[in-house]
RNA sequence: CGGAGCGUGGCGCAGCUUGGUAGCGCGUUGCAAUGGGGUUGCAAAGGUCGCAGGUUCGAAUCCUGUCGCUCCGA
Numbered sequence: 001c002g003g004a005g006c007g008u009g010g011c012g013c014a015g016c017u018u019g020g021u022a023g024c025g026c027g028u029u030g031c032a033a034u035g036g037g038g039u040u041g042c043a044a045a046g047g048u049c050g051c052a053g054g055u056u057c058g059a060a061u062c063c064u065g066u067c068g069c070u071c072c073g074a
Base pairs, nucleotide, nucleotide: 001073002072003071004070005069006068007067010026011025012024013023020057028044029043030042031041032040033039050066051065052064053063054062
């Protein structure tokens, strides 16, 4: 320098192909069961999707640029 993959709550991931309310597991908080703990059940909080722009009635999703990490090549 060229190419590819990944980036989404605190952590690990799905959703992207086919644009239409952002979800799952773990964790956290509250409540209940228990004498307490563990555990189980119920409920809640927490992200507007790496960043910027474009297309569209509407973008995590499509297009462009860019940043970071990983891999391949030179």
This is a predicted structure of a 74-nucleotide RNA (transfer RNA) from Halomonas sp. R57-5. It matches the Rfam family "tRNA". By type it is a transfer RNA. The RNAcentral record of the sequence draws on ENA and Rfam.